[in-house]
């Protein structure tokens, strides 16, 4: 260099047949519980979905390009 696959909270995901507030486990902090700690239980904070851009009344999701990461092939 060429083809294909991925990229969404701190971590591992789901949603990607466009439309209501981006949902889940872990994790993180508060409280409750206990002599304490864990566990369980309630609550809370945390992602402008990799970047610019374009199409739409409207993009995580359709399309360019580009950035990185796996695979494959020469």
């Nucleotide at each position: 260099a060429g083809c294909a696959c991925c990229a969404u909270g701190g971590c591992u995901u789901a949603g990607c047949u466009g439309g209501c507030u981006a949902a889940a486990g872990u994790g993180c902090c508060u409280g409750c519980c206990u002599u304490a700690u864990a566990a369980a239980c309630a609550g809370g904070a945390a992602a402008u979905c990799c970047u610019g851009g374009g199409u739409u009344c409207a993009a995580a999701u359709c399309c360019c390009a580009g950035u990185g990461g796996u695979g494959c092939c020469u």
This is a predicted structure of a 74-nucleotide RNA (transfer RNA) from Pelodiscus sinensis. The prediction has a mean pLDDT of 82. The sequence is in RNAcentral, with records from Rfam. Lineage of the source: Eukaryota > Teleostomi > Dipnotetrapodomorpha > Amniota > Pelodiscus.